[in-house]
Predicted 3D model of a 544-nucleotide part of an RNA (large-subunit ribosomal RNA, domain I) from a Lachnospiraceae bacterium. Its mean pLDDT, the model's own confidence on a scale to 100, is 81.
Context: one part of a larger RNA
């Protein structure tokens, strides 16, 4: 020195555990903000660094309800207090709520600096306190320039906006990697990303539709049709619709004709315009005549209502126990007991009957509040047809684009940048170039619940989900740390049933150890459950 054996050390695998996660289900909630949000800074405790709570009334104040003996958060200790005159605690409502932040009096290197006006205090204040003072938009009013009338501008008042938010939604912009086994049309993809906007959903929506000679009757979503018809360097790939079935179901209002009441202008009988009535579709309305004042509908001002939610309360049933062991019984045992309760958790081990609960039943002063009720609102027909009305820089055309499953194609339909530019119900659009016939529909105004999408958040629950290199990045941490910055971003769980956390003695400078003591165990001693391997040491055998 190698190998073997034994005993230690080191190390932290494994096993067991779970405070934390993950995925989902059912409900709820789906917004907060100038009445100052979200997010922060700084404070705030007897002692107080961090977290949590709170805000100069500062781990809190008031009140209403619950609750009933301890309490002054995590979090020990000491001190000092509070509390059956009901504390702490739980729930409802309210008060307070520094400074920053949209931040809004002005400024600013956020949490700071500097003002003005008015009012109050005061003898007076330069002191103190309170309130106000940003911008934009809308409306009203005032005042007014070049410039006569006027208008712009300016000012005041009232109302609104702004900023934040996980995903979902709509709109405006809009890639590349990639695939095509290269690459350019194409694809990826109208994806990612950026911007704007809204809501609890959004969007869409009551046919100028779809069809096919028969008809259907707004929109949305799902299944199917169907990987079909098609599109496509006919490559890669892209990819419908009608129809059928299901969920859900809901339809309405203007403009105009006409009528009434106004306003403005001027060229004084015309033009424009406001409000109210009227009216709303395929053959309708106005208009004229007749009839009618309701059935019904509801998407809505308001009032009532009060299921439910936000604390809680009641809540069944057990005794015994040897031995072993390891302190502890839930183990064992008994023809015991309860059960609308044998969900779950805890208790010294494995408990329906010990504790919290669970089934079931009950409960709200206060706040929110569904169904529902009232109320309000809307709400009609018949006949006639002379006249009037029925959405214009629109439809449509040309050129150029986009979007349609559809890449210019035979390319309709839809949108529109440029140019041109109708008709007027004897009208107009569509049925995939175009024409005819036939059929369907009525554009150029608007609103509309449900079925659908999502989950930052709340409650209850579930798991052939994880169990500390797993599961969220975090058993908590966006911390430590890194970076000028945008940003990146960890590691780290377990004594014991209970601290009973080792008084005292000894060695030692200490660390640490040896006794003693505690404990079931200290070979559980805080570097603490179990404690594998690598690696190190000691002893010993053997080989060289």
């Nucleotide at each position: 020195a190698g190998c073997g054996u034994a005993g230690g050390g080191u190390g932290g695998a494994u096993g067991c555990c779970u405070u934390g996660g993950c995925a989902c289900u059912a409900a709820g909630a789906g917004c907060c903000g100038a009445u100052g949000a979200a997010a922060g800074a700084c404070g705030u405790g007897a002692u107080a660094a961090g977290c949590u709570g709170c805000g100069a009334u500062a781990a809190g104040c008031u009140u209403c309800g619950g609750g009933g003996a301890g309490g002054a958060g995590c979090a020990a200790a000491u001190a000092u207090c509070c509390u059956u005159u009901g504390a702490u605690c739980c729930g409802g409502a309210g008060a307070u709520u520094u400074c920053u932040g949209a931040a809004u009096g002005g400024g600013g290197a956020a949490a700071c600096c500097c003002a003005c006006u008015u009012g109050a205090g005061u003898a007076a204040a330069c002191c103190u306190c309170a309130a106000g003072u940003a911008u934009c938009c809308a409306u009203a009013c005032g005042c007014c320039a070049a410039u006569c009338c006027a208008u712009a501008a300016c000012g005041u008042a009232u109302g609104g906006a702004a900023g934040g938010g996980a995903a979902c939604c709509c709109g405006g912009g809009g890639a590349a990697c990639u695939g095509a086994a290269a690459c350019a049309u194409c694809u990826a993809a109208g994806u990612a990303c950026c911007c704007g906007g809204a809501g609890g959903a959004a969007a869409a929506g009551a046919a100028a539709g779809a069809a096919a000679c028969a008809u259907c009757g707004a929109u949305u979503u799902c299944c199917u049709g169907a990987g079909u018809a098609g599109c496509g360097g006919c490559g890669a790939g892209c990819g419908a619709a009608a129809g059928g079935g299901a969920a859900g179901g809901a339809g309405c209002c203007u403009a105009a004709a006409c009528u009434g009441c106004g306003g403005u202008g001027c060229g004084u009988g015309c033009a424009c315009u406001g409000c109210a009535g009227g009216g709303u579709u395929a053959a309708g309305g106005a208009c004229u005549g007749c009839a009618a004042u309701a059935a019904g509908u509801u998407a809505u001002a308001c009032u009532c209502a009060g299921a439910g939610u936000u604390a809680c309360c009641a809540g069944a049933a057990c005794g015994g126990u040897a031995u072993u062991g390891g302190g502890a019984a839930a183990g064992c045992u008994g023809u015991a007991c309860c059960a609308g309760a044998g969900a779950g958790g805890g208790u010294g081990a494995a408990a329906g009957c010990c504790c919290c609960g669970u089934a079931u039943g009950g409960g709200a002063a206060a706040a929110c509040a569904a169904a529902g009720a009232g109320g309000g609102a809307c709400a009609a027909g018949c006949a006639g047809u002379a006249u009037c009305c029925a959405a214009a820089g629109u439809a449509c055309c040309a050129c150029g684009a986009g979007a349609c499953a559809c890449g210019a194609g035979a390319a309709a339909c839809c949108u529109u940048g440029u140019g041109g530019g109708a008709a007027g119900u004897c009208g107009g659009g569509g049925g995939g170039a175009c024409c005819a016939c036939c059929c369907c529909c009525c554009a150029a105004g608007g609103c509309u619940a449900a079925a659908u999408a999502c989950u930052c958040c709340u409650u209850a629950g579930u798991g052939a989900c994880c169990g500390a290199u797993a599961g969220c990045g975090c058993a908590u941490a966006g911390u430590a740390c890194u970076g000028u910055g945008a940003a990146g971003g960890a590691a780290a769980g377990g004594u014991g049933a209970a601290a009973a956390g080792g008084a005292c003695c000894c060695c030692g400078g200490g660390a640490g150890g040896g006794g003693a003591g505690u404990g079931a165990a200290a070979g559980a001693g805080a570097a603490c459950c179990u404690g594998a391997a690598a690696c190190c040491c000691u002893a010993u055998g053997u080989u060289u």